[in-house]
Model confidence (mean pLDDT): 80 of 100. The RNA shown here (transfer RNA) has 72 nucleotides and comes from a Chloroflexota bacterium. It matches the Rfam family "tRNA". Gene Ontology term of the family: triplet codon-amino acid adaptor activity. It is annotated as a transfer RNA. The source organism's lineage runs through Bacteria, Bacillati and Chloroflexota. The RNAcentral record of the sequence draws on ENA.

RNA sequence: GGCGCCCGAGCCAGGUGGGAAGGCGGCGGUCUGCAAAACCGCUAUGAACGGGUUCGAUUCCCGUGGGCGCCU
Repeated sequence: GGCGCCCGAGCCAGGUGGGAAGGCGGCGGUCUGCAAAACCGCUAUGAACGGGUUCGAUUCCCGUGGGCGCCU
């Protein structure tokens, strides 16, 4: 330098054009003499960043940045 893949809440992560499952963690509550455990609720409508397409984008397209792999 070329090609391919990935980039989502604190972490892991399913997933798709109508706006985001689940688990861990965190916060609050129920229970308990207190606690643990268990159970309930809450925790991203700014999905790396910037544009484009679209009525509408996290999802499609382009560019930028970062990471990984392969080739030279």